[in-house]
Molecule: small-subunit ribosomal RNA
Organism: metagenome
RNA sequence: AGCUUGCUAAAGAUAGUAAAGUGGCGCACGGGUGAGUAACACGUGAGUAAUCUAUUUUAAAAUCGGGGAUAAUUUGCCGAAAGGCUUGCUAAUACCGGAUAAUAUCUCAUGGACUUCGGUCUUUGAGAUUAAAGGCGGUUUUUAUAUAUAAGCUGCCAUUUAGAGAUGAACUCGCGUACCAUUAGUUUGUUGGUGAGGUAAUGGCUCACCAAGACUAUGAUGGUUAGCUGGUCUGAGAGGAUGAUCAGCCAUAUUGGAAUUGAUAUAUGGUCCUGACUCCUACGGGAGGCAGCAGUGAGGAAUUUUGCGCAAUGGGGGAAACCCUGACGCAGCAACGCCGCGUGAGUGAUGAAGGCUUUCGAGUUGUAAAGCUCUGUCGAGUGGGAAGAACCUGGUUGAUGCUAAUACCAUCAAGCACUGACGGUACCACUGAAGGAAGCACCGGCUAACUCCGUGCCAGCAGCCGCGGUAAUACGGGGGGUGCAAGCGUUAUUCGGAAUUAUUGGGCGUAAAGGGCGCGUAGGCGGUUUAUUAAGUCAGAUGUGAAAGUUCGGAGUUUAACUCCGGAAGUGCAUUUGAAACUAAUAGACUUGAGUAUGGGAGAGGGAAGUGGAAUUCCUGGUGUAGAGGUGAAAUUUGUAGAUAUCAGGAGGAACACCGGUGGUGAAGGCGACUUCCUGGACCAAUACUGACGCUGAGGCGCGAAGGCGUGGGGAGUGAAUAGGAUUAGAUACCCUGGUAGUCCACGCAGUAAACGGUGAACACUAGGUGUAGCGGGUAUUGAUUCCUGCUGUGCCGAAGCUAACGCAUUAAGUGUUCCGCCUGGGAGGUACGAUCGCAAGGUUAAAACUCAAAGGAAUUGACGGGGGCCCGCACAAGCGGUGGAGCAUGUGGUUUAAUUUGAUGCAAUGUGAAGAACCUUACCUGGAUUUGAUAUUCCGAGAAGUAUUUUGAAAGAAAUAUGUGCCCUUCGGGGAACUCGGAGACAGGUGCUGCAUGGCUGUCGUCAGCUCGUGUCGUGAGAUGUUGGGUUAAGUCCCGCAACGAGCGCAACCCUUAUCUUUAGUUGCCAGCAUUUAGUUGGGGACUCUAAAGAUACUGCCCCGGUUAACGGGGAGGAAGGUGGGGAUGACGUCAAGUCCUCAUGGCCUUUAUGUCCAGGGCUACACACGUGCUACAAUGGGCUGUAUAAAGGGUUGUAAUCCUGUGAGGAGGAGCCAAUCCUAAAAAGCAGCUCGUAGUUCGGAUUGGAGUCUGUAAUUUGACUCCAUGAAGCUGGAAUUGCUAGUAAUCGUGGAUUAGCAUGCCACGGUGAAUACGUUCCCGGGCCUUGUACAUACCGCCCGUCACACCAUGAGAGUUGGUUGUACCAGAAGUUGUUGACCCAACCUGUAAAGGGGGGAAGCACUUAAGGUAUGGCUGAUGAUUGGGGUGAAGUCGUAACAAGGUA
Repeated sequence: AGCUUGCUAAAGAUAGUAAAGUGGCGCACGGGUGAGUAACACGUGAGUAAUCUAUUUUAAAAUCGGGGAUAAUUUGCCGAAAGGCUUGCUAAUACCGGAUAAUAUCUCAUGGACUUCGGUCUUUGAGAUUAAAGGCGGUUUUUAUAUAUAAGCUGCCAUUUAGAGAUGAACUCGCGUACCAUUAGUUUGUUGGUGAGGUAAUGGCUCACCAAGACUAUGAUGGUUAGCUGGUCUGAGAGGAUGAUCAGCCAUAUUGGAAUUGAUAUAUGGUCCUGACUCCUACGGGAGGCAGCAGUGAGGAAUUUUGCGCAAUGGGGGAAACCCUGACGCAGCAACGCCGCGUGAGUGAUGAAGGCUUUCGAGUUGUAAAGCUCUGUCGAGUGGGAAGAACCUGGUUGAUGCUAAUACCAUCAAGCACUGACGGUACCACUGAAGGAAGCACCGGCUAACUCCGUGCCAGCAGCCGCGGUAAUACGGGGGGUGCAAGCGUUAUUCGGAAUUAUUGGGCGUAAAGGGCGCGUAGGCGGUUUAUUAAGUCAGAUGUGAAAGUUCGGAGUUUAACUCCGGAAGUGCAUUUGAAACUAAUAGACUUGAGUAUGGGAGAGGGAAGUGGAAUUCCUGGUGUAGAGGUGAAAUUUGUAGAUAUCAGGAGGAACACCGGUGGUGAAGGCGACUUCCUGGACCAAUACUGACGCUGAGGCGCGAAGGCGUGGGGAGUGAAUAGGAUUAGAUACCCUGGUAGUCCACGCAGUAAACGGUGAACACUAGGUGUAGCGGGUAUUGAUUCCUGCUGUGCCGAAGCUAACGCAUUAAGUGUUCCGCCUGGGAGGUACGAUCGCAAGGUUAAAACUCAAAGGAAUUGACGGGGGCCCGCACAAGCGGUGGAGCAUGUGGUUUAAUUUGAUGCAAUGUGAAGAACCUUACCUGGAUUUGAUAUUCCGAGAAGUAUUUUGAAAGAAAUAUGUGCCCUUCGGGGAACUCGGAGACAGGUGCUGCAUGGCUGUCGUCAGCUCGUGUCGUGAGAUGUUGGGUUAAGUCCCGCAACGAGCGCAACCCUUAUCUUUAGUUGCCAGCAUUUAGUUGGGGACUCUAAAGAUACUGCCCCGGUUAACGGGGAGGAAGGUGGGGAUGACGUCAAGUCCUCAUGGCCUUUAUGUCCAGGGCUACACACGUGCUACAAUGGGCUGUAUAAAGGGUUGUAAUCCUGUGAGGAGGAGCCAAUCCUAAAAAGCAGCUCGUAGUUCGGAUUGGAGUCUGUAAUUUGACUCCAUGAAGCUGGAAUUGCUAGUAAUCGUGGAUUAGCAUGCCACGGUGAAUACGUUCCCGGGCCUUGUACAUACCGCCCGUCACACCAUGAGAGUUGGUUGUACCAGAAGUUGUUGACCCAACCUGUAAAGGGGGGAAGCACUUAAGGUAUGGCUGAUGAUUGGGGUGAAGUCGUAACAAGGUA
C1' cells in the first nucleotide's frame, strides 16, 4: 500500500550478517606407521660445465587498451538416493585476443677469457618470438560536475618480465652397509654406438638401425631376513647386541595401476579404474577408507581420557583485526622409569609381659616396648597467593620520512590499557597431632643370613650342584636373622664374565683339529745395491663430521632428577702443502737364494723282456705194508682198488730262504732271485756360466695299500662264502678236514685305510755325546789299517727351552718368518636331504629337530686280572684219624600249634646268647585279678614293726578276728629316724620298635707284617720320596746302598707258666743214715722229693765254613735247655652301616585300667622232612670174667663224708674225721698176668619196649636222672664231597670242676699211654712285597654291548593331497597418457558483406602400452598322508656276554 482484518506486496533495520558460490593462497607443511626395500634406500665425502625452485630477500624495468563467457540464482525435467540434464541472466585479480618490451629465448656474424677440449662465460651488430590485473586506504591543494563523486596526488598490497641470493628439490659418482655356495653361472633393451623422441635435466629413460657385448670366486644370479642413521645398552678397550622415546633421511596411507591440478604430488582426511571387505537401496543404483587425536571390537602376558585450551611455542590464510590448528601447551589414568621426602628423634634394664629355644642354669626377640622429654616433613583444616605476558592492537606523547603542509599516512621510541587452559596450582603463614603412613625376597654351597615343630622318596623344592625313604639349617609352618626398601621378587631379552671365534687375544703328537702324496694356476709373501716417482706411510693446514645425546666447566628449579649456556671429543671423509727411511712402481747393477754345465761312486727307485734253483701240490713208474693225517682229546678225511714213507722222471703255478742290518731307495702308496734294454731322482768334489729365474699354493691335474667291480686269461699253495667233524646249555665262532670267489697276468674302473712320525711345506737360528749308510779331505804307516775332519741321509741318549702331563729336544713338539689345510661340548652323525662322481658297491660335500651334563686327555692312589716275579701258611703234597652211611643226643631250618617267646644266618649262625626251660626261670599262649601300681623320690594322715588264726578261691587275691608296742630327743604337750597301711598328684614301669641314631663290649681279615707322622727334597697338582733296591729274617727283623734324616703305633722284648740249678724256709709235705711201727706210725733229721719266695741260666757268647771284613746262614763244642727252648696272655691303622637296644648304658618314637604288675595251667620238649655239631658202634690191636700196678689237677659247712650195717643195684640207715699239702671225694682207666669167646648180626652193638624200683624236689602225666630183670632195632667201616693234626702233637684212656634241689654224649680243665709223614712249592685256598694293564673307585658279586618286547618324542622316505611364492608361453584387457583417424560437436582469436573456412578446444573410434584376471607348464618352499626306516629317552622285562685284565680267540 492492497483488500477478503489476517493475509499479500513494497521500503527500512537485523546485515552486507547467516548460508551458498566465483576467484586467490594453502591443502606436497604439520601428525601417524615401518608393510615393502639388501637398494645410490641410508651414512659419509664429492660433482651437476646436465638441473628446477611458489612464498621470501635484493637490485632493475613495467602494469596500455579491448572482448566473449560462466557459477551462484532462475525455468523445465529425470532419479529412492547420490546426483544429473536443460532454459534464461550476471561479475571479477576467473578466461581470451591485441599493443609495447629487454642483459630473456632462437638464428646469423664478431672479438676476448677459461677449459675436463665435450664446451662454458662474455663484447658488439642484425633479425625473429614472448607479458601483465587490479584491490584497499588517505587527501581535495590543483582539474571537471560543484552536494558528493570522478580524475589527480599519495601510501600499502597484488600482478608481469628478466638478473642475483636464500631455501627446498632432482640427478650422478667414490667408499661403507646382514646371512646362505646344500644358490655358480647370469643377461637380449641386455652392453656399447649413431640418430630421433621424451624430461626441469644427463642417461636404453623410450624407439629405429648397427656391433656383440656386459656382470661374476674381491661372490654375479637366486633365496632368506631387514627401514637406514645420529644414537641406545653392554664392555677396560677392541668389539657384541640393538634402532622405543628425541632428531635427520627414506618408504607408505584398504590392494594394485594411472594420470590430472600445481612451483613442488603420481597427493593420508583429492580424482579415475581394479580386487577384497563394510554399509545404504524403491534392486535400477550408490557410499566408504583412524598406520591423525580420543574412543570401540578382536587378538594378546600386556599398553591410557570419546578431557581443557589456543594463554604460550610453531604453522596456514589475511594489509590487519582476526579465523583455523587433537601440531602444541596442559590436565586425567598406570610405582612403567628416574629423582627427592616421610612413616619420627633423644632417653629408657625389674633386661617387664608375651612369643620362640633350652644343656632347665638360662638364652633370644631387646633399648626393642611401656614410661619420660622433644620435633613437626608429608597428610588434614583455615587464610593468603605467584612467575609463566610479550608481541599484536587501541589511545597518549615525542622524533623521522613523504608532502606546499605543523593534515593524513608510514616508520621508530617511551609510557598507559587489553589477553592465563593449567589453577586458587606452585609457594607461604597459622591450628592441631607421634597421632593416619612398611613391605617384599631370601637364610645347604655358589651367597650376606639358623633353629624348633610337622611331613617321611609322600607332599613338595630346585638358577647349577642337588634336597626329601622318621632326628630335613634345602619341603610346609613358627621364632630368629640377612638383604633391599615404596618398593621387592619372578619371567623374558641383550651384553659381560667367555682368551668357549682369540685383530687386540686361542689352538691342531696323545684332549676337537695336518689335506693320503705330489705337480702346479690365481693369490699371498719374497735376497744385496743405485737412481727416480710419491700409490701406501708420516707430518702440517683447510673444509666437513647437523642439533640433541655422551663428557668437562658453569647456571636455574629449596636439593636432585630435569633444563639451559660454553668448551672438548667425534679415532672418519675430502682437498692441499711437505718428507722419502720402509713397502710399492720404473730404470739399472750384483751373487750369497735358485738353476745349468764337467767328473765320480751308491741304491729292493720305476718300466719292459728273458733266465734260474729250492719247496708245495698233482701225474707216471719202482720199493714197500697197514695205517696215515689231525687234536687239549677226538672225529670228519684218506688208505689193502696199496695210502703215509722212500727213489726216479714229468707237469704247472706262485713266491724268491741265507745275505738282511731301527741298512738302502722313493713324494707318498710302496720296492727284495739273476741278466739285458729304456728311464727318473738324490749325494760328493772342483771350477765355469745364468742373474732372483724363489717359497707356498684356494680351485685344477696326476699318483695312490688291501679289499671290490668289468672283459679276457691263469689257478700250485692259501682261502671270505659254504659243507662236514668237534667243543658247548647253545656255538650260524675260536680248533680240525675239505673248499668257491679272490689272491696271479693284461687292459679299464674305483679313490678309500690306525694312507701314522697319529707331528703340512719352505727358510734361518739355538750345548753336546754316541752308533750306522754314501762320498770326499788331512795326518801316521812298507802295508792291512788307525786317528782327526767336511757334506748328505738314518737311529739312540741328553742341556737350555717348550709342554696339562706324558714327553719333544739341530730329523723340535725350542726361537722366529711366509703360505696352505683344519678345530670350537658329547650323542643324534660323517647320518638325512640336495648336489656331484661311479657300472655297482659306494665316495666327496654336509646339516637340523631332539637329547644329556657331561664326553675326553695325561698323570696319581687304590682295588682287581683265567698278567708277571719273589715269599709265607696243615694251603697243597706226604701221612694219621675222622665227618658224609646206622642208632641216639643236641642245635637250626621247615611244618604244625592257642603258644610252640626271642636273637644269631657263608667262612666269621646252627652242643651259639643258654655255666644246665618240670614250677620259678619266661620274655610266649589261655584264663583269673590289679591300676600311683611289684620297686624309687616327694607330700598328707594313721599306726611301731611284727605274730597268729578263720572263711572263700586253682592261686593271686578278697573279707574278717586276735595279739603286740620297741629306738633317739623332750620343756612330757610332743617331735624325729626306720618300717607298715590309707590317700593325692608329679611320676613309676615296658625282655615294646629302631644295633641303619649311639656308647660300651665282641667277632673277622690276622698274631698277617704291616699302618703312619714331622722336617727336608721332587712334582703346577693329586701325590711321591722315606716304606723302593741288593741281601737276610718268623717279622718294615737286621745289614749295606740311596734325597733323605728321624720318629710313632704294630714285630720283638718286658708279664704268667713249664724245663735245669742255687739260696732261704721245713708243716699238714719228705725219710738217706740212727732208733721205732702193721703203717713216716712215733722220736729225730733238712740231705733228697716236694712246696713257695728270691735268684742264676741262653747271649749266635765260643770254634769252623759260607757271606760284602755286614746282617745272617750251615755245622760243632759245652750245656737241663740252642738259635723267638715249649705253651699262654698280649690283636697296629683299618674293613665288613658285621653282632648285640634281650647283660648294661643311652637319643628318638610308641604304650600308661596296659605293650605295666600278680597268679594258676599250658608252651619253649610238637614232627612227613632237610642240614650242622657230637656220642656209641659195626668188633679179635676186640668183648666178657678174675687178679694186679701207676697219675695230675681240682672241690668240700646250704658241704664233703670214711670205717661199719643193709639192699643184686641205684641207694638206705648211721655217722668218725675235715673250714682241708692233715680228713673226705677217690675206684684212676687204658696197661700187665691168667681164663674164655673164633668171624657169627655173634658172649659184637646197644636203640626200642614191658615190668619193678631208687633219688631230688610242694610237685617227675605232658617233661628229670639213675638202678635191676626182661627185650635185643639199625649197623659188617660208609657215594659225590669234605674236615682236624707237624711232637709230648695226632690218636687213645680215664679223672676233676663250673652251672643245679635234681638233670651233661655239651663246655672248661687234668694227667696216663703215645705214633706216622713233610720229596717239595707245579697246582687248589688265603695272605704279604715289587711290577704291569685297566673303560673298575658302593672298587670284578665291578663295568658294560647289541637284538627283541612295551610306552612316548622329534625326524627321514612315502601313492599322493593342499597352500604360498616365482618364472615362461599364450588369451583377454579397465582406467589413463601418447600417437593417430574423420561426412562428429563448439562463445571469444583470424579471414570473410554473409555463408563459411582456418586456428584451437571437446567428444568418439583405432593403435601401442598396461593393473587385476584366465589357460597351460615349470622352479622353490610350507603343511598334511596309509605305511615304512633308522634315532633318542624310559621302572627292577627277554636273550646272550661283544668290549675294559692276555676280558679268557690281544